[in-house]
Description: A computed fold for a 478-nucleotide part of an RNA from an uncultured Actinomycetales bacterium, annotated as small-subunit ribosomal RNA, 3' major domain. The prediction has a mean pLDDT of 83.

Context: one part of a larger RNA
RNA sequence: UGACGGGGACCCGCACAAGCAGUGGAGCAUGCGGAUUAAUUCGAUGCAACGCGAAGAACCUUACCAGGGCUUGACAUAUAGAGGAAAGAUACUAGAGAUAGCUUCCCCUCUUCGGAGCUUCUAUACAGGUGGUGCAUGGUUGUCGUCAGCUCGUGUCGUGAGAUGUUGGGUUAAGUCCCUCAACGAGCGCAACCCUUGUCCUAUGUUACUAGCAGUUCGGCUGAGGACUCAUAGGAGACCGCCGGGGUCAACUCGGAGGAAGGAGGGGAUGACGUCAAAUCAUCAUGCCCCUUACGUCCUGGGCUUCACGCAUGCUACAAUGGCCGGUACAAAGAGCUGCAAGAGCGUAAGCUGGAGCGAAUCUCAAAAAGCCGGUCUCAGUUCGGAUUGGGGUCUGCAACUCGACCCCAUGAAGGUGGAAUUGCUAGUAAUCGUGGAUCAGCAACGCCACGGUGAAUACGUUCCCGGGUCUUGUACA
Numbered sequence: 001u002g003a004c005g006g007g008g009a010c011c012c013g014c015a016c017a018a019g020c021a022g023u024g025g026a027g028c029a030u031g032c033g034g035a036u037u038a039a040u041u042c043g044a045u046g047c048a049a050c051g052c053g054a055a056g057a058a059c060c061u062u063a064c065c066a067g068g069g070c071u072u073g074a075c076a077u078a079u080a081g082a083g084g085a086a087a088g089a090u091a092c093u094a095g096a097g098a099u100a101g102c103u104u105c106c107c108c109u110c111u112u113c114g115g116a117g118c119u120u121c122u123a124u125a126c127a128g129g130u131g132g133u134g135c136a137u138g139g140u141u142g143u144c145g146u147c148a149g150c151u152c153g154u155g156u157c158g159u160g161a162g163a164u165g166u167u168g169g170g171u172u173a174a175g176u177c178c179c180u181c182a183a184c185g186a187g188c189g190c191a192a193c194c195c196u197u198g199u200c201c202u203a204u205g206u207u208a209c210u211a212g213c214a215g216u217u218c219g220g221c222u223g224a225g226g227a228c229u230c231a232u233a234g235g236a237g238a239c240c241g242c243c244g245g246g247g248u249c250a251a252c253u254c255g256g257a258g259g260a261a262g263g264a265g266g267g268g269a270u271g272a273c274g275u276c277a278a279a280u281c282a283u284c285a286u287g288c289c290c291c292u293u294a295c296g297u298c299c300u301g302g303g304c305u306u307c308a309c310g311c312a313u314g315c316u317a318c319a320a321u322g323g324c325c326g327g328u329a330c331a332a333a334g335a336g337c338u339g340c341a342a343g344a345g346c347g348u349a350a351g352c353u354g355g356a357g358c359g360a361a362u363c364u365c366a367a368a369a370a371g372c373c374g375g376u377c378u379c380a381g382u383u384c385g386g387a388u389u390g391g392g393g394u395c396u397g398c399a400a401c402u403c404g405a406c407c408c409c410a411u412g413a414a415g416g417u418g419g420a421a422u423u424g425c426u427a428g429u430a431a432u433c434g435u436g437g438a439u440c441a442g443c444a445a446c447g448c449c450a451c452g453g454u455g456a457a458u459a460c461g462u463u464c465c466c467g468g469g470u471c472u473u474g475u476a477c478a
Base pairs, nucleotide, nucleotide: 001478002477003475004474005473007472008471009470010469011468012467013466015462016461019425020424021423022422023421026316027315028314029313030312031311032310033309034307035306042053043052064302065301066300067299068298069297070296073126077125078124079123080122081121082120083119084118088105089104092101093100094099108117109116110115128291129290131289132288133287137285138284139280140279141278142276144274149188150187151186152185153184154183155164156163157162168179169178170177194268195267196266197265199236200235201234202233203232204231205230209225210224213223214222215221239262242256243255244254245253246252318418322377323376324375325374326373327372328371334365335364336363339358340357344353345352346351384415389410390409391408392407393406394405395404431454432453433452434451435450436449437448
């Protein structure tokens, strides 16, 4: 000087407390451990691994296993020699296929007529490796933590390591600002500049809008309009700026005016010096080591989907603030040409037939759901709950046996609110309700990312638990 203390002082955070909803019990889904296996590929392991890499494992993917093949190779560059109907495509035969044989089509381009391009074979340099080492590395990332810290120059003090500044008194979300001070300044962080949302103004009105006028098939549908909504640009606006009480300053606090908004208005992006030899050699790159008729590469089939068990994250429930049936209302944000697909017809349905329109403010996906109105059930393992299983189908796709999703009929398990323990959340939040998208042929999505609808309770406070910051103190630690 740091680090640590079941030392002290001060301060903060959904840290506790006050509340609301959960998890832990059940069934299922997904991930992990373990066990099993020919293989169940690999990585991630307290917080900070475990719906994580994986925004899609039937084949492919795929790295694993079994079997069948190839050896200058599936892929790159180059040289030498030899050959060629250029390369290529199609069909047939054998085979599980890779592959092998054969048939037909094509009968190439440039040319200095030597040849070159392309391709086959041979030879050689080499290719190739998701093999090892993240404790050899780059790059990227997590974490403490969006915590308020981390440093430097000059000066001064100290023999020196170092100190000072950065401490102290206030204040702040903040090393934010003010005052004081052997310090005076500066840098990286904080804040601001950026995006979005909340109000208004101006401009422009199509595919958006419709107040007034006219028509109308009653649909902004048409003429028309440029008001409104909205869209797209550009501006205005908020600064403790104004007033009053308290307060030396900085602020802060209480109240008020004006205002759409008030004290950082809400949200996002933005992550200092560093810590953990943290994570990644399997995104990629890369040193060294290792393999080279195999640890490379092609193919068929299997596996990653197993299952006495344990854990994690979710979904669905256990019901009447509910289940079922009928009627009826209101979103936002997205996606669409190998695509989204309307109206119509068929089917109980999944879906099928057909194809208007739309590269989309025009058309489509598209029905929002909870809600509201009416009916029924009457507290039961039930008209709750839907697991499991049998049968029949639909769709995608060469192909749904291992191992897809969905529909119909039947079946109708556990489950009556969950021990110790433990999680999230302070407002348009929690809770609850649906909607869309990426990946994607299809889908194991109940995941993830986004969108809107309805919409709470509580916070006395900082004694305690956890994490963090500043000062101080002790130390057998560095």